[in-house]
Context: one part of a larger RNA
Molecule: large-subunit ribosomal RNA, domain II
Organism: Methanobrevibacter sp. 87.7
RNA sequence: GCCAGGGAGUUUUCUGUUGUGGCGAGACUAAGGAGUGUUUAGCUUCGUAGUCGUAGGGAAGCCGAUUUAGCUCGCAGCAUGAAUUUUUUUUGUGUGAGGGGCAGGGUCUUAAUAGGGCCUGAAGUCACAGCGGUAAAACCCGAAGCCGGUUGAUCUAUUCCUGGGCAGGAUGAAGUCGCUCUUACGAGCGAUGGAGGUCCGGCGGGUUGUUGUCGUGCAAAACACUCUUUUGACUUGGGAAUAGUGGUGAAAGGCCAAUCAAAGCCGGUGACAGCUGGUUCCACUCGAAAUGGCUCUGAGGCCAGACUGACUGGAGAUAGGUGGCGGGGUAGAGCACUGAUUGGGCGUUUAGGGUGGGAAACUACUCGGCGCACUGUAAAACUCCGAACUCGCUACCGUCGUAGAAGGUUGGAUUGAGGGAUGCGGGGUAAACUUGUGUUCCAAGAGAGAAACAACUUAGACUGUGGUUAAGGUCCCUAAAUGUUGGAUAAGUGUAAGGAAGUCUUUGGCCCAAGACAAUGGGUAGGUGGGCUUAGAAGCAGCCAUCCUUUAACGAGUUCGUAACAGAUCACCCAUCGAGGUCAAAGGCGCCUAAAAUGGACGGGAUUUAAUCCAACUACCGAUACCAUGGACUGCACAUGUUUUUUUGUGUAAUGGUGUAGAGUGGCGGCCUGUUAUGGGUUGAAGAGGGGGCGUGAGUUCCUUUGGACCUUGCAGGUAUGUGGAUCCUGGU
Numbered sequence: 001g002c003c004a005g006g007g008a009g010u011u012u013u014c015u016g017u018u019g020u021g022g023c024g025a026g027a028c029u030a031a032g033g034a035g036u037g038u039u040u041a042g043c044u045u046c047g048u049a050g051u052c053g054u055a056g057g058g059a060a061g062c063c064g065a066u067u068u069a070g071c072u073c074g075c076a077g078c079a080u081g082a083a084u085u086u087u088u089u090u091u092g093u094g095u096g097a098g099g100g101g102c103a104g105g106g107u108c109u110u111a112a113u114a115g116g117g118c119c120u121g122a123a124g125u126c127a128c129a130g131c132g133g134u135a136a137a138a139c140c141c142g143a144a145g146c147c148g149g150u151u152g153a154u155c156u157a158u159u160c161c162u163g164g165g166c167a168g169g170a171u172g173a174a175g176u177c178g179c180u181c182u183u184a185c186g187a188g189c190g191a192u193g194g195a196g197g198u199c200c201g202g203c204g205g206g207u208u209g210u211u212g213u214c215g216u217g218c219a220a221a222a223c224a225c226u227c228u229u230u231u232g233a234c235u236u237g238g239g240a241a242u243a244g245u246g247g248u249g250a251a252a253g254g255c256c257a258a259u260c261a262a263a264g265c266c267g268g269u270g271a272c273a274g275c276u277g278g279u280u281c282c283a284c285u286c287g288a289a290a291u292g293g294c295u296c297u298g299a300g301g302c303c304a305g306a307c308u309g310a311c312u313g314g315a316g317a318u319a320g321g322u323g324g325c326g327g328g329g330u331a332g333a334g335c336a337c338u339g340a341u342u343g344g345g346c347g348u349u350u351a352g353g354g355u356g357g358g359a360a361a362c363u364a365c366u367c368g369g370c371g372c373a374c375u376g377u378a379a380a381a382c383u384c385c386g387a388a389c390u391c392g393c394u395a396c397c398g399u400c401g402u403a404g405a406a407g408g409u410u411g412g413a414u415u416g417a418g419g420g421a422u423g424c425g426g427g428g429u430a431a432a433c434u435u436g437u438g439u440u441c442c443a444a445g446a447g448a449g450a451a452a453c454a455a456c457u458u459a460g461a462c463u464g465u466g467g468u469u470a471a472g473g474u475c476c477c478u479a480a481a482u483g484u485u486g487g488a489u490a491a492g493u494g495u496a497a498g499g500a501a502g503u504c505u506u507u508g509g510c511c512c513a514a515g516a517c518a519a520u521g522g523g524u525a526g527g528u529g530g531g532c533u534u535a536g537a538a539g540c541a542g543c544c545a546u547c548c549u550u551u552a553a554c555g556a557g558u559u560c561g562u563a564a565c566a567g568a569u570c571a572c573c574c575a576u577c578g579a580g581g582u583c584a585a586a587g588g589c590g591c592c593u594a595a596a597a598u599g600g601a602c603g604g605g606a607u608u609u610a611a612u613c614c615a616a617c618u619a620c621c622g623a624u625a626c627c628a629u630g631g632a633c634u635g636c637a638c639a640u641g642u643u644u645u646u647u648u649g650u651g652u653a654a655u656g657g658u659g660u661a662g663a664g665u666g667g668c669g670g671c672c673u674g675u676u677a678u679g680g681g682u683u684g685a686a687g688a689g690g691g692g693g694c695g696u697g698a699g700u701u702c703c704u705u706u707g708g709a710c711c712u713u714g715c716a717g718g719u720a721u722g723u724g725g726a727u728c729c730u731g732g733u
Stems, first nucleotide, its partner, number of pairs: 001733006011136002014133010026052003032046005056063002067103001070102004077095007104120006139278002142275001146268006157242009166232001168200003171196001175192007204229003209225002212223002244260001246256003281667006291304005305415002307412006316400003320397009332385001333383002338379001340377001343374001345372005352367006418442010447458003462631007472621003475605003481618001483617006498592002502589010519576005525549003530544003555570001559568002633656001634653006641646001668722001670719006677712001679711002687706008
C1' cells in the first nucleotide's frame, strides 16, 4: 500500500416551537396504596400533593377589564340578481366566521378620563413524534499542561563513616655539614638531605584530535590510534545522609535509575482547546453568504441582512420602457469667489531696504509693498457655469399576481477569509500589488470555442431521436472553401517610443519641346590686390560694406588650397541630349530599434498573386443554445375513490428543471421485539459463486451451482442501523 472486521449528533433534566391524538374552562397526576401476575417485568384501578391555564398592570404597596351584537371595513364562504357569441365569460347586491381599523375598558406614570407604556372581544393542558435551546463527556479522535497522593540517591550530584590503591625512573626546595671569601651582614663552591596540587611513564582516573571506524551498531555512546593526569582540590570498595515549587551542583539549567526550565507512578480525567483531522444510504423542491454594527475583537461569537419551511394576508407588486414635474453639482469647462500663479504697464507709497544731494528739515532715483486695468496658467477639500447620467413622485405601456403576488408572524439554518473581469475611481515607479464602488461571472455552473487554461467569448443543463444555429472556424493533423472579386506585403513580417531616398496610394506647389531635371564639353572677365586690420590678408584668418562696367554669363565670391600669392572648384551663362523633372504634406503595408539563461516553438506540420494583411461577397462546418417530436419527473388546476393524509386519471407549463453551505419532503436497506401468514424449508433454509429481469436510484426479484439447517412476509414498535478516508483501531497479506 491493499483486503476484511470495528469506527463519530447519543441519553437524561428543564425549556421553545410545529404536527398528530385525548379531554377541554379546565388538563394531568407524582411519590405511594390496593388487586392481579409464569408472584420478575408488566397490567388494571385508586392516589388531587402539586404544576400549567382561566387577567392584567406595577419596583412595590396596591388596584383590577369580559364592550359576551358599541361602530365600521371587508377576504373566503353562503344567498341572490343582471348582462352575455345566454356553451362560457364578465359583473352587481345582501350577508359575512376568521382578520383589520376606530371607540370603550383595566392598570402604571401623573395633580390630571392630559399624554404615553403594557394588557383587554374565553383556550388551554396532557401525551407522543419532528426540529431547536440549556446543563451534563454532549458528534468522534488529538495536546503541551495543572492539581492531589505516593515511589525512587542499586544510576548520578555532594557530604559523612570505614577500608583499599598508586610499577619504575627523573629533578633536587628548606634544613644540615665542610671548604673558601667577608669587619659583619652574608656570598660562592662541594656534599648531605629528600620538599613539591613538580617532571617522564605503567596500573588507575580522564577524554584533546582524527570532526577516523561504526551509525537498521559489538554498543540507545561502542572501536582504533593519538592525547591528558598519574602523591593529590587524587582515585576506589563497602556502609550511611540529602526527595520534587524539593535535593545536589568548583554553575553546564548540569545531575537526581536510558526520563529534567521541575523525576516516575496512580488518581482527578472522557482536563480544557474559539485550533487541525474525520463524520457512513437514495431521489425530489427551493437555494445563499463571504456584507453592516458591536465585541480583550480580528482563525471566534452576538444582532441585522441574504436562504428555507409553515401559517397568515387579500390586491396590488415591479431591478424594464416612455412622457411630465422636481432634486443633484460629477465629467467637462471656467476664473465671477477662495487660496495659488506669468509678463510687462500705470498709480501710490505715511511704515521697510539701498544709493545720491543736504548741517538738518527735506529731497531725487531705485528695490520692495499695496491698488487698478490689461495679459498668461492651473486646483480632491475653488465654482459665474454645467452635461451624459442618476434619484424621488406621478401617468401610461410592458411583465408578474385571486391557480393568491406584496407585506406580516414564526420554526430551522448557513454565512460573517472571498476571488476574477469590466466602468468609474484612491494609494503606488510599478506589480499575478493594494484599497473603494456599480455591473457581471467564478465561488456554487456543465456543454462549445480560446492548443492546454475557475472566472475571456458563446451558453445556463431532465432524457431519447432528428434538424438549425452561436462563439469560433473551413491546406493536413481535425468537421467544413486549397471559395470568388479587388488591393497590399517579401519580412516567414504578422510586439513599443523613436529613426530611415523600402514600397504602394492620395493631395498640393514650382519648372518643362521658347528644351526642364541629370550628365558631358566650354566660358567664368574688368574697376580691384574693395576698404579696414595685419608682418602679410590678393573672392575664401577676422571686421565693415557688398557697388559699377563689359556681357550670353561672371558672387567684392560655395568649398578645397597658399606664409601671402598662385592653382582647383562652385554659383552664373552657352552648347550637346530629348521627356518628364523637382519640392512639400497625409495615409496603407513593410525595415531597423528587437538581448536570457537545457535544444524549441504560430498547438504542430507547413504555407508566399498565401494557408499572411485590408476590403467586399457567397456557401458550409460547428454546442446539452433554438426548433420538431416521444418519454419520465415536479408544481398547479379539475375530476374520481377515500373520514382525512392520500390513490388513480385528464389537462396545463414560451413564461418548470445547473447547483456548494443550508432549509424542506418522500423513499431504500441492516439488527432486534410483538403479532399475522394455522407462512416457507432435507422434494433442500441461511450463506457463497455465476446468470436473467425490474427500478432514476438506494436496491429488489427470479433461475442455476455449491451448501447442509434454519429462514422470511404483511402490520406495528424499537435502534449499539448504512464508511473510502480520520499520519483512525484490530487482524491478514